[in-house]
RNA sequence: AGAGUUUGCUCCUGGCUCAGAUUGAACGCUGGCGGCAUGCCUUACACAUGCAAGUCGAACGGCAGCGCGGGGCAACCUGGCGGCGAGUGGCGAACGGGUGAGUAAUAUAUCGGAACAUACCCUAGAGUGGGGGAUAACGUAGCGAAAGUUACGCUAAUACCGCAUACGCACUAAGAUGGAAAGUGGGGGAUUCGCAAGAACCUCAUGCUCAUGGAGUGGCCGAUAUCUGAUUAGCUAGUUGGUGAGGUAAAGGCUCACCAAGGCGACGAUCAGUAGCUGGUUUGAGAGAACGACCAGCCACACUGGAACUGAGACACGGUCCAGACUCCUACGGGAGGCAGCAGUGGGGAAUUUUGAACAAUGGGGGCAACCCUGAUCCAGCAAUGCCGCGUGAGUGAAGAAGGCCUUCGGGUUGUAAAGCUCUUUUGUCAGGGAAGAAACGGUGAGUUCUAAUAAAGCUUGCUAAUGACGGUACCUGAAGAAUAAGCACCGGCUAACUACGUGCCAGCAGCCGCGGUAAUACGAAGGGGGCUAGCGUUGUUCGGAAUUACUGGGCGUAAAGCGAGCGUAGGUUGUGCCGCAAGUCAGGGGUGAAAUCCCAGAGCUUAACUCUGGAACUGCCUUUGAAACUGCGGUGCUAGAAUCUCAGAGGGGGUAGCGGAAUUCCAAUGUAGGGGUGAAAUCCGUAGAUAUUUGGAGGAACACCGGUGGGCGAAGGCGGCUACCUGGAUGAGUAUUGACACUGAGGCUCGAAAGCGUGGGGAUCAAACAGGAUUAGAUACCCUGGUAGUCCACGCCGUAAACGAUGAAUGUUAGUGUGGGGGGGUUCCCUCUCAGUGACGUAGCUAACGCAUUAAACAUUUCCGCCUGGGGAGUACGGUCGCAAGAUUAAAACUCAAAGAAAUUGACGGGACCCGCACAAGCGGUGGAGCAUGUGGUUUAAUUCGAGGCAACGCGAAGAACCUUACCAGGCCUUGACAUGUCCAGUUUGGAUUCCAGAGAUGGAUUCCUUCACCUCGGGUGGCUGGAACACAGGUGCUGCAUGGCUGUCGUCAGCUCGUGUCGUGAGAUGUUGGGUUAAGUCCCGCAACGAGCGCAACCCUCGUCCUUAGUUGCCAUCAUUAAGUUGGGAACUCUAAGGAAACUGCCCGUGAUAAGCGGGAGGAAGGUGGGGACGACGUCAAGUCAUCAUGGCCCUUACGGCCUGGGCUACACACGUGCUACAAUGGUUGCUACAACGGGCAGCGACUCUGCGAGGAGUAGCUAAUCCCAAAAAGCAAUCUCAGUUCGGAUUGUACUCUGCAACUCGAGUACAUGAAGUUGGAAUCGCUAGUAAUCGCGGAUCAGCAUGCCGCGGUGAAUACGUUCCCGGGUCUUGUACACACCGCCCGUCACACCAUGGGAGUCGCUUCUGCCUUAAGCCGGUGAGCCAAUCUGGCAGCCGUCCACGGCAGGGGUGGUGACUGGGGUGAAGUCGUAACAAGGUAACCGUA
Repeated sequence: AGAGUUUGCUCCUGGCUCAGAUUGAACGCUGGCGGCAUGCCUUACACAUGCAAGUCGAACGGCAGCGCGGGGCAACCUGGCGGCGAGUGGCGAACGGGUGAGUAAUAUAUCGGAACAUACCCUAGAGUGGGGGAUAACGUAGCGAAAGUUACGCUAAUACCGCAUACGCACUAAGAUGGAAAGUGGGGGAUUCGCAAGAACCUCAUGCUCAUGGAGUGGCCGAUAUCUGAUUAGCUAGUUGGUGAGGUAAAGGCUCACCAAGGCGACGAUCAGUAGCUGGUUUGAGAGAACGACCAGCCACACUGGAACUGAGACACGGUCCAGACUCCUACGGGAGGCAGCAGUGGGGAAUUUUGAACAAUGGGGGCAACCCUGAUCCAGCAAUGCCGCGUGAGUGAAGAAGGCCUUCGGGUUGUAAAGCUCUUUUGUCAGGGAAGAAACGGUGAGUUCUAAUAAAGCUUGCUAAUGACGGUACCUGAAGAAUAAGCACCGGCUAACUACGUGCCAGCAGCCGCGGUAAUACGAAGGGGGCUAGCGUUGUUCGGAAUUACUGGGCGUAAAGCGAGCGUAGGUUGUGCCGCAAGUCAGGGGUGAAAUCCCAGAGCUUAACUCUGGAACUGCCUUUGAAACUGCGGUGCUAGAAUCUCAGAGGGGGUAGCGGAAUUCCAAUGUAGGGGUGAAAUCCGUAGAUAUUUGGAGGAACACCGGUGGGCGAAGGCGGCUACCUGGAUGAGUAUUGACACUGAGGCUCGAAAGCGUGGGGAUCAAACAGGAUUAGAUACCCUGGUAGUCCACGCCGUAAACGAUGAAUGUUAGUGUGGGGGGGUUCCCUCUCAGUGACGUAGCUAACGCAUUAAACAUUUCCGCCUGGGGAGUACGGUCGCAAGAUUAAAACUCAAAGAAAUUGACGGGACCCGCACAAGCGGUGGAGCAUGUGGUUUAAUUCGAGGCAACGCGAAGAACCUUACCAGGCCUUGACAUGUCCAGUUUGGAUUCCAGAGAUGGAUUCCUUCACCUCGGGUGGCUGGAACACAGGUGCUGCAUGGCUGUCGUCAGCUCGUGUCGUGAGAUGUUGGGUUAAGUCCCGCAACGAGCGCAACCCUCGUCCUUAGUUGCCAUCAUUAAGUUGGGAACUCUAAGGAAACUGCCCGUGAUAAGCGGGAGGAAGGUGGGGACGACGUCAAGUCAUCAUGGCCCUUACGGCCUGGGCUACACACGUGCUACAAUGGUUGCUACAACGGGCAGCGACUCUGCGAGGAGUAGCUAAUCCCAAAAAGCAAUCUCAGUUCGGAUUGUACUCUGCAACUCGAGUACAUGAAGUUGGAAUCGCUAGUAAUCGCGGAUCAGCAUGCCGCGGUGAAUACGUUCCCGGGUCUUGUACACACCGCCCGUCACACCAUGGGAGUCGCUUCUGCCUUAAGCCGGUGAGCCAAUCUGGCAGCCGUCCACGGCAGGGGUGGUGACUGGGGUGAAGUCGUAACAAGGUAACCGUA
């Protein structure tokens, strides 16, 4: 310090998420030791039990209990002593300890203040005299279960009450007046008293009383600061102030009487919610944000509410009284209690410890002291809850062991890791030693103070006894011994760390993005790895990252965001000179800012954590002294801002009244049959006279041309015929005046299109609603015919719009180029300067980009206001305000998603533009109807093997299923196998043929004959072969074409697809490749921030067309002979054959074009503009096809999913589709006759010819390994006949008899003859091919093949028609534009309905909580009155009782707020495959959107 995530990609905006630190934590797994900390965050819920506040005999009377002493024979007596239960009295109990309910100010923090109190302590001073009467305890007698209590009687005090005294005390009317006390202990012994003890007395100590000052503490007051909500805007009656009185320790409405009517509030009163505050803690660079455990300061509380008493101090945690709830005891009459003290229990909860030891230390209370008490405290126990430290060993050790895991099978890795060897001994175990924390008080010396005193006591000091809970702890030493000690989460990216297996959108994971549908580095487990380590991970919290609330430090044209506009109040800000003040500001000094914490430097525990010492800091507040630049305040000036004045011109600025012409409609007239309307129609109007025409009339509304490429005015909304009147504002010029009077503007006020509302008019047009006609699957729409509100006016509401420049107002500065208005100057048809406006482009600059750019979206650290903070829910609900209503305004939350969005880019798409193609059109012939053939689907079947599926599957793989093929089915067999390699054993005789038996055959058994493997060291061995055995393995047309290679189809023979360098852009990308022409073509030319290049196009290749050369056999024959015949001689001219060449290039001419590329025409030429045809297929697309051609990863089978055999099936058949053949006939059928081809094939072959059969064929055989022989007949042709019929068309189907191939034609071949003679008379919607030697038509050949061709691949014969043209259909290319698409329009996407779930609003109500007002009742208690009763009488006496004011709880009535719940109901959200439509995105097929009805 950043990273992931929106997209096909980019940049931006923007949210979500992560990495860090933290914790009083919890949970999961694991767990060796020590130190230091910490430990009910939840129910301020309820509590059993024990303990937590007592002490003093040196205040008192006493003496229950214990011990000692004395007396007594004993029982027992005796306070004599140590002491002491209970009691009187004193001090303490108001501290210490706990908790955080309440509290938003009666609080806290900081800084100040004056009108106070203060026990114990310190301090200067004074006093402490003399009396009195009671009362507990105790005794006696009662009541009661208990708690407790009553009566009578006795007694003491440092208990209580007077008297005296009285200061520097209080009070005061200034004279006066009032008010205290207590003793106790030690010592002394001169004097006195006393029997004695002792007392008086003296003295010391300690108390007591009055009172001074202090210290510390407490009470009170003020200023400033301290959370959220305005969907809380008004609050207040003791309220605000005064006078007087009361009250208090003290100021004060604190209380009361009277008077006045104030006080607080937008700088947020009141109300509501939440909350103890602070030092500080966590985080952060800081500013901040969150928090307020432990420790420390303050506050509040003590079962809930109220109240006072006592006291120095309380309205009192372990006190009292009352009320309430709860618990307990009870004899039912009545009583007792308060763990938010320490332990502990129950409950709650994710969750928080022992009913421990000790007062040894520190501190506190009491006491003269000893001492007692102290759950404060110090320690121990429990808990990895946290922080810190240590350990679980160290060195060596390669055969890189075994095992595990992976593997390309070679190895790699775990891994020096282990073992082994050599060491060490922290921790733990055992044994031994062993601190510091403890020196005070005390004792005893010395000095000193006090004193009459060498007592006593205090102070200083020397010596010294005793005292340790922790604890035999820390620490030290020794012994044995590697011995006692490692886990947790993670490994797709963020984020360090990867492989194999299992699973198969299942199980599961997940912080975000996202993994998982058979090869998962993401699930599970394993090996390995990276991370941390006695812990690790998860969950939760807080801060950070987040500049995502922005003070530091953000924004608002389009991403969220400028109020619709103005006027203006408060507020904020404010020109220039001088003087003054000193509030802000700056500087110095002082006070304070508790300690702890943080930081720095040291020190102590072996280190660290921790602790201690010192410093710094505590950024703050207060105070004081200065400074005067800036802000502020006061004063005095100025004129540049602002305003006023004079003159001038411009203008659809506003209002009122009047006037005008054109058009629509209506009425009248003329006139006759249609009009109107649409894509086309119809509804509609019209013979009851329309439309049309002309003239006249009526009425309402709006103002053509001018009039706009961008003018004028207004704040915006908005404003347009002409005239008059009234009226606002802006602008220019000019002198003068005022002298900062300014800018902005929360609230507030005003204006504010259209629609809408109210009342009254008006009503021509247009026109929601509505009606009808069309369209449509539907059409509550678009289109048409009508038509009411409304549209218009007056008055009053409404207050919203995509009210937009999506751009708040104001000021200044910053290049240029137009134009409407005003003014100045000049050389005046023009030029120039200037002011305020209004446009288009554009520099700098800015911007995410688009764009803005003197009319800023630039600059100014300019001023002020408004607004924003992810999408949805939602501008919605509730509440308030406004409104007649419609509704407007203000404005949430639950829940849900990981995006939503802006701009730009590349594609794709569009019912956008241009161009091309048998794409359409123009033609010719078909398919679709029939029968048959063939393929497919479906069905059937034991099996009907498998694949191919729009174009681009379907006469396709298959160039040929009777067996085989064959993969399928049934049955019968084999198991190292039909085939390959390796090992072992045996035989060595290997290969071929024959016969017989069983069997369906495979196979098994027997048999005969022929032949007799290779090499060599000749020993036998080796190889080969055969048989056998056990394994490795073979084998698989089993699965996955979505794991693949290769091959192929398709877009498409379409003209495209890219790269290097440069340039432009933040970037994706662009440019080049676009543009102007041209081409079949990204073909070529020109231009150009591009210049070049590559793959494609074209050409190079094959073939056909012309010619030439060469060569002439089997081919040819003009000339010469010859024959039946190129048959033969001969010829080499021609044809032909097959090698090589030539030829065509827009080369030439004319025109056109830009003088280019090219195009049009022409000549010549066999051929002319690519001459015809073929091969050749760019980057890529379709997860296209193929694992069944082949190859191949992975998975699966292994006496079977492998292998062999026989038979069957692939040939089935209600049906549907594709591709074909044959037809339906006369351009034909039949019969007869007769010419002309080309490509090919042939030895297990083609087979002439002859004979034979009606024929298919058969018999015999010549020739030919082919320019020689054969297949081989070419057919369409010509002639005759048939004469329009289901025929002399058509040939299906069927019967009989045959032929051929073949082991074998039953399932299931082809052919022949005779007989039979079906459908069919030109084919609906729809659809296919073809542009010339083409379509159509005619036959011929070949591959496969034993046989089987209507299919396929080739060959030639005959041989057309048409193309105006590119509007439309389909496909493609280019450009542009729009886009919400990118799986890319077969896209995206909206709403209702149905179903499930979730949260939420309304809701008759209902149940709580809280608060207010009024009234009633009123406990305890203070206060007041009374007080005939009681006590006391020393007094201004006290008490009970009764009455009154106030008052808690309670009750009644009525309001406000808030929460839960509620039949039913409203919308909202979410949910792989529901329904209906298709609203939006393209001109989205009616442009979309905003407001309104």
Predicted 3D model of a 1493-nucleotide RNA (small-subunit ribosomal RNA) from an uncultured bacterium.
The prediction has a mean pLDDT of 83.